Overview: SAM riboswitch aptamer (S box leader) from Pelolinea submarina, 121 nucleotides, folded computationally. The sequence was found by an Rfam model in a public genome assembly. Taxonomically the source falls in Pelolinea (Bacteria, Bacillati, Anaerolineales, Anaerolineaceae). It matches the Rfam family "SAM riboswitch aptamer (S box leader)". Gene Ontology term of the family: regulation of gene expression.

[in-house]
RNA sequence: CUCUUAUCCAGAGAGGUGGAGGGAUCGGCCCUGUGAAACCUCGGCAACCUGGCAGCAUGUGCUCAAUGAGCACAGGCCAAAGGUGCCAAUUCCGGCAGAAGGUAAUUCUGGAAGAUGAGAG
Numbered sequence: 001c002u003c004u005u006a007u008c009c010a011g012a013g014a015g016g017u018g019g020a021g022g023g024a025u026c027g028g029c030c031c032u033g034u035g036a037a038a039c040c041u042c043g044g045c046a047a048c049c050u051g052g053c054a055g056c057a058u059g060u061g062c063u064c065a066a067u068g069a070g071c072a073c074a075g076g077c078c079a080a081a082g083g084u085g086c087c088a089a090u091u092c093c094g095g096c097a098g099a100a101g102g103u104a105a106u107u108c109u110g111g112a113a114g115a116u117g118a119g120a121g
Stems, first nucleotide, its partner, number of pairs: 001121008013042005021031003025095004043087003048083002050079004058074007091113001096110005
């Protein structure tokens, strides 16, 4: 970098260095010298990977001469040592398609794009 897959209306910031940008992109709208980005220190959130518990009531798979029983995984509960991630605003809102609506404001559904994890190349 590409592909697959899950999630994205919850949650969680102080200090130091720095010195003008930042919120991916485009439009809007915001944040920012009452100090942006970036880096460092400490802290926190969450629970994807991970660890543990319970269990066969549910789903899937496997085994057993077997209409049931056992096991494993998923789902459930707990944890936070380790690998990531994250700590303004729903991914800040929209962009494309459709539906509702005095066919207007607006709302809803799906998609695209993006972010993060896990796996593969």